[in-house]
RNA sequence: UGCUGUUCUCAGGGCGGGGUGAAAGUCCCCACCGGCGGUAUCCCGACUUUGUGCGGGGAGCCCGCGAGCGCUUUUCCAUGGGGAAAAGGUCAGCAGAUCCGGUGAGAUGCCGGAGCCGACGGUUAUAGUCCGGAUGAAAGAGGAUCAUG
Numbered sequence: 001u002g003c004u005g006u007u008c009u010c011a012g013g014g015c016g017g018g019g020u021g022a023a024a025g026u027c028c029c030c031a032c033c034g035g036c037g038g039u040a041u042c043c044c045g046a047c048u049u050u051g052u053g054c055g056g057g058g059a060g061c062c063c064g065c066g067a068g069c070g071c072u073u074u075u076c077c078a079u080g081g082g083g084a085a086a087a088g089g090u091c092a093g094c095a096g097a098u099c100c101g102g103u104g105a106g107a108u109g110c111c112g113g114a115g116c117c118g119a120c121g122g123u124u125a126u127a128g129u130c131c132g133g134a135u136g137a138a139a140g141a142g143g144a145u146c147a148u149g
Stems, first nucleotide, its partner, number of pairs: 001147002005145006016030004031129002033118002035065004042057004047051001060116002068094002070091001071088007098114005120132003
């Protein structure tokens, strides 16, 4: 390096207290949680060639991605227009959410402060935190191995 070589393993956290109520882990007040890759003025380390260099870590809300819903295609069932299954991952519709002050050459990333966000279905009552699809799938991470240079 390989149309995507083959293969194996791994790959998500969180409702504790109080209030109302017939009923709430779903509402209200306080609390709690943050997948993967990138970026780096921060942190750690080695080298000594002291670097615009190297290795490691570092963002939920900066860029991109994943699962889910949607969508599209095919098949089957139904036949007032709906249901089921499989496939696709192109489409991007839902796919969310950050500002202020400080430092500085440079920060939406550091320090301080204040704020905001969170698929679908279920439920005696509306869910990021409960149950379910899910002993699933997967961004990707690591290992083994093959071929070629």